Predicted 3D model of a 311-nucleotide RNA (Bacterial RNase P class A) from Winogradskyella arenosi. Its mean pLDDT, the model's own confidence on a scale to 100, is 76. Taxonomically the source falls in Winogradskyella (Bacteria, Flavobacteriia, Flavobacteriales, Flavobacteriaceae). It was read from a public genome assembly, where an Rfam model found it.
[in-house]
RNA sequence: CAAGUAUAUCGCCUUAUCGAUUCUAAAUGUAUUUAGGGUAGGAAAGUCCGAACACCAUAGUGUAAUCAUAGUGGUUAACAGCCACCCGCCGGAAGGUGAGGAAAAGUGCAACAGAAAGUAUGUACAGGUCAUGCUGUAGUGAAACCAGGUAAACUCUAUGAGGUGCAAUGUCAUGUAUACUAACGCUUGAGCGUACACGCGCGAUUGUUAGAGGGUAGGCAGCUAAAGUUUGCUGGUAACAGUAAACGUAGAUAAAUGAUAAGGGCUCCUUUUUUGGAGUACAGAAUUCGGCUUAUAGAUAUGCUUAAACA
Numbered sequence: 001c002a003a004g005u006a007u008a009u010c011g012c013c014u015u016a017u018c019g020a021u022u023c024u025a026a027a028u029g030u031a032u033u034u035a036g037g038g039u040a041g042g043a044a045a046g047u048c049c050g051a052a053c054a055c056c057a058u059a060g061u062g063u064a065a066u067c068a069u070a071g072u073g074g075u076u077a078a079c080a081g082c083c084a085c086c087c088g089c090c091g092g093a094a095g096g097u098g099a100g101g102a103a104a105a106g107u108g109c110a111a112c113a114g115a116a117a118g119u120a121u122g123u124a125c126a127g128g129u130c131a132u133g134c135u136g137u138a139g140u141g142a143a144a145c146c147a148g149g150u151a152a153a154c155u156c157u158a159u160g161a162g163g164u165g166c167a168a169u170g171u172c173a174u175g176u177a178u179a180c181u182a183a184c185g186c187u188u189g190a191g192c193g194u195a196c197a198c199g200c201g202c203g204a205u206u207g208u209u210a211g212a213g214g215g216u217a218g219g220c221a222g223c224u225a226a227a228g229u230u231u232g233c234u235g236g237u238a239a240c241a242g243u244a245a246a247c248g249u250a251g252a253u254a255a256a257u258g259a260u261a262a263g264g265g266c267u268c269c270u271u272u273u274u275u276g277g278a279g280u281a282c283a284g285a286a287u288u289c290g291g292c293u294u295a296u297a298g299a300u301a302u303g304c305u306u307a308a309a310c311a
Stems, first nucleotide, its partner, number of pairs: 002306009012264007020039008041282001045293002048291005053165004060200004066161005071085005086100001087098004101156002106154002108150002123138005169221004180211005192203003228247008265280005
């Protein structure tokens, strides 16, 4: 110098004018003015995994099913995540990857080739026997051994598992019809619930189911201080944990987070140079967080590897 591999960061910037939205303060008065601060990501995407939070919810046991996980240990609120070690496979290596328990509990599956694919067994040669595929070698095939392979085939083993989701839920106002009909029921308990189904038991309540009809579709909260971020120190191989200090980072509700102009940065093309031209990725919050997966023009930094070829 080149190629590869692993980790991390940025992903347009500045100024001016105008505009949207939110918070604080003051004035004002019916949502107005002035001043100051903030305003879409590394994936906000997918809705794949796990939770926080809210409600069901005051209430046991037995039987059976369904689903998930699968080497060992650690970490975490938890996880099918992450870290370390072991094993298998890929790679020359750095590294990458694994749906990594059990084939003597049972059932299944294996094209073609081959005599034959499971209690199946033809031919040739050699050895042995009174004799017989009794023993071995050869041919086909991934596999022809009373077999081996396969469980991201059914299954078995071990462990575990409630549901719905911010359109959850709570509260206020407005308005109507606390009304009508039928059946059943009011502790002799209908119906509901008791984490998915069933049985027995238990819990609360006075109504439950069906029909016909009437009113409403609004406001506020939830709503952003979070298992939060950054830096130092200590422990640990690491993931991570503890501790100290600092920061305080959108909150819309049919949906704001923008438009215009000038200059600059980066990439590519052209030109002897100057110059000129084009482009500037993937993409947009809606309760919040930890992961995984997918998309991405380009720029930067650090560690490690060196098979072949070139200088």